[in-house]
This is a predicted structure of a 109-nucleotide RNA (SAM riboswitch aptamer (S box leader)) from a Bacillota bacterium. The sequence was found by an Rfam model in a public genome assembly.
RNA sequence: CUCUUAUCCAGAGAAGCAGAGGGACUGGCCCGAUGACGCUUCGGCAACCGCCCCACCCAACGGGGCACGGUGCCAACUCCAGCCGGCAGCACCAGCCGGGCGAUAAGAC
Numbered sequence: 001c002u003c004u005u006a007u008c009c010a011g012a013g014a015a016g017c018a019g020a021g022g023g024a025c026u027g028g029c030c031c032g033a034u035g036a037c038g039c040u041u042c043g044g045c046a047a048c049c050g051c052c053c054c055a056c057c058c059a060a061c062g063g064g065g066c067a068c069g070g071u072g073c074c075a076a077c078u079c080c081a082g083c084c085g086g087c088a089g090c091a092c093c094a095g096c097c098g099g100g101c102g103a104u105a106a107g108a109c
C1' cells in the first nucleotide's frame, strides 16, 4: 500500500519556536501576520486495544469501572457538497436514506 470489522451530530488548549499559507482532493464556505498550519513542552478529552469486576458450565456477545500502558484526538457534524443507487420534490428555493470517498482503531496478507 491492499483487504476485513467497528466508529465518526458528544468531548477536550495554554506556553514556547517558527513565519505563510491551512482546512486530504475539486468547488463552496471558513481559519490565518490580533501569527493560522506545523514542531516542542505541559495540560486535557476519549474506553479502540489493554487491565479489573459482574453475569455465563466455558467462550463469544453483554453490563460496569480504570486515562497507569499502546494508539487516537483537542475550529466549524468527517465544515458542507461531490461519485453511485433509492425515496421525496420540481415555478423558485430547499431535502432524506444507504453505499462510496476520507479519518481512527483492531486485525489479516
Base pairs, nucleotide, nucleotide: 002108003107004106005105006104007103008102013042014041015040016039017038021031022030023029025082026081027080028079043074044073045072048070049069050066051065052064053063054062083099084098085097086096087095
Notes
Model confidence (mean pLDDT): 83 of 100. It matches the Rfam family "SAM riboswitch aptamer (S box leader)". Its family is annotated with regulation of gene expression in the Gene Ontology.